Large-subunit ribosomal RNA, domain VI from Gomphonema parvulum, 249 nucleotides, folded computationally. The full RNA is in RNAcentral, with records from ENA. The gene name in the source record is rrnL. Rfam family: Bacterial large subunit ribosomal RNA. Gene Ontology terms of the family: ribosome and structural constituent of ribosome. The coordinates come from a structure-prediction model, not an experiment, and the mean pLDDT is 84.

[in-house]
Context: one part of a larger RNA
């Protein structure tokens, strides 16, 4: 691209995915057997195995959040910062990723049946599950459970609109290799910023006070803070004119 506007809800031919396995408990020390030993069958049901979601809990990361801390170079020196040194290197860690962590599935059931068990029954006065005809009978099939799904060319329904679009462009993530999706673009919280909190680190700096000093004590649960959450138009999603244009209608 098509299904001849556009938006929104559906329908499901077909498909693809899923099926595992169970200790032990109770039925029951019962059927059964001399006795040792010991069930079918139904009910629960741990623990694994495998899969799928998710980050609340337990960790694991977390490359510049926050502190310790060598050596060295620099801001004139002190003190206080910066650089390099494997992020120098050490302890801790938000969002995020993420398993070992949570949470759910892997269930119930019908149908037709396979091998096998039958009931009636003649051919063949008997017998025969078979020839007619009726039954039972499996993780396997068909549904059923989950996902996709009208490009299912027989291109489907249903409702709103009733001539309205879409696309491009700009700020961005619940998207995302790139298109592409999705939120919003002033009638605006889209993202930065700010605020203010929540998180993390863990008591800044300066000064006073003690003390020969190292250093402590107060001011201080400070100071700082990437990703978190709310609020807030400060800045960006801009006006203005002109010219058009591309698919549609």
């Nucleotide at each position: 691209u098509g299904u001849a506007g556009a938006a929104a809800a559906c329908u499901g031919a077909a498909a693809g995915g899923a099926c595992u396995a169970g200790a032990c408990c109770c039925u029951a020390g019962u059927a059964c057997g001399a006795g040792a030993g010991g069930a079918c069958u139904g009910g629960g049901g741990a623990a694994a195995g495998c899969a799928a979601a998710u980050c609340u809990c337990u960790g694991g990361u977390g490359a510049a959040a926050c502190g310790a801390u060598u050596g060295u170079u620099a801001u004139a020196c002190c003190a206080a910062u910066a650089g390099c040194a494997u992020c120098g290197u050490c302890g801790u860690g938000u969002a995020g990723c993420u398993a070992a962590a949570u949470u759910u599935g892997u269930a119930a059931u019908a149908a037709a049946u396979a091998a096998u068990c039958g009931c009636u029954g003649a051919a063949a006065g008997c017998a025969u599950c078979u020839a007619a005809g009726c039954g039972a009978g499996a993780a396997a099939u068909u549904a059923a459970c989950c996902u996709u799904a009208a490009a299912a060319c027989u291109a489907g329904u249903u409702u709103u609109u009733g001539u309205a679009u879409a696309a491009u462009u700009g700020u961005a993530a619940u998207a995302g290799a790139u298109g592409a999706u999705u939120a919003c673009a002033u009638u605006g919280a889209u993202a930065g910023g700010c605020u203010u909190g929540a998180a993390g680190u863990g008591c800044a700096a300066g000064a006073a006070u003690u003390g020969u000093g190292a250093a402590a004590u107060u001011u201080u649960u400070a100071g700082c803070u990437g990703a978190c959450a709310a609020g807030u138009a400060c800045u960006a999603a801009a006006a203005a004119c002109a010219a058009u244009u591309u698919a549609g209608a």